Predicted 3D model of a 285-nucleotide part of an RNA (large-subunit ribosomal RNA, domain VI) from an Actinomycetota bacterium.
Context: one part of a larger RNA
RNA sequence: CGUUGGCCGCCUGAGGGGAAGGUGCCCUCAGUACGAGAGGAACGGGGCGCCGUGGCCUCUAGUGUGCCGGUUGUCCGGCAGGGCACUGCCGGGCAGCCACGCCGUAGGGGAUAACCGCUGAACGCAUCUAAGCGGGAAGCCCUCCCCGAGACGAGGCGGCCGUUGCCCUGGGGGCAACCCCGGGGCGCGAGGGCUCCCGUAGAAGACGGGGUUGAUGGGGGGGCGGUGUAACUCCCGAGGGUUCUCCCGAGGGGGGAGCCGGCCCCUCCCAAUCGCCCGAGCGUG
Numbered sequence: 001c002g003u004u005g006g007c008c009g010c011c012u013g014a015g016g017g018g019a020a021g022g023u024g025c026c027c028u029c030a031g032u033a034c035g036a037g038a039g040g041a042a043c044g045g046g047g048c049g050c051c052g053u054g055g056c057c058u059c060u061a062g063u064g065u066g067c068c069g070g071u072u073g074u075c076c077g078g079c080a081g082g083g084c085a086c087u088g089c090c091g092g093g094c095a096g097c098c099a100c101g102c103c104g105u106a107g108g109g110g111a112u113a114a115c116c117g118c119u120g121a122a123c124g125c126a127u128c129u130a131a132g133c134g135g136g137a138a139g140c141c142c143u144c145c146c147c148g149a150g151a152c153g154a155g156g157c158g159g160c161c162g163u164u165g166c167c168c169u170g171g172g173g174g175c176a177a178c179c180c181c182g183g184g185g186c187g188c189g190a191g192g193g194c195u196c197c198c199g200u201a202g203a204a205g206a207c208g209g210g211g212u213u214g215a216u217g218g219g220g221g222g223g224c225g226g227u228g229u230a231a232c233u234c235c236c237g238a239g240g241g242u243u244c245u246c247c248c249g250a251g252g253g254g255g256g257a258g259c260c261g262g263c264c265c266c267u268c269c270c271a272a273u274c275g276c277c278c279g280a281g282c283g284u285g
């Protein structure tokens, strides 16, 4: 811009896209059919894998660069708390992201190919074909996943708003009131956008949530979870010093503690304040 008033939501599904994939073994059929024997199937049914591929994070595993703890050197006078040393090194680890983990990639229907048939003439027979009818593929079309009405044949359903208020102005009719046809401005107006707080959404746009009639993010509180028992204090204490009964003291104990979390709730304490812009007003009867 179009879709013939504007807008919001939900659909239909023309059409398009998609690995809709590949392959093995075992059991059964069956020691059957077949075969003198030796040997030895198939159709069908059931089970278990592998490869590829799409998705996911319940479990398992990895990561998890400052979440917790341990520890070395050094510096901040000591304690506490920290900086630096590859995240200093080491032990763990939520969410997230992930594979080595989990799930799907089944099955069915329809129309067919070669081909196999039924009935059956032309051509008294025969013939799957000429009329008619049936069967038949990993292939085709549905069924599965995604996009999808710019599908210009521009669809459907539901709802909302509007079809004007005021001012200025051009033309026509009329003595006038007034009527008809236009143009511009300001309003009203469903809804949308800007803006702001954000997100399991994201390169930017976009998408989704929220904006005080509020739990959107931060903070605070609780839950759950990760680390693993904080600081401080008391007790024990190898050993050492010594003024002789006092001092130092590695380490251990008393305590699911302390610290922390992208998770789940709660709470207006902080920040989403106040605002701005766009937006149909058309046609037919």
Stems, first nucleotide, its partner, number of pairs: 001150001005161007015147004021051008034039001052105005060099001062097002067092005072085005094262001107143004115135004164187010188281001191278004195211005216271003219267005224261004233254004239248003
Record summary: The sequence was found in a public genome assembly. Its mean pLDDT, the model's own confidence on a scale to 100, is 82. NCBI's taxonomy places the organism under Bacteria, Bacillati, Actinomycetota.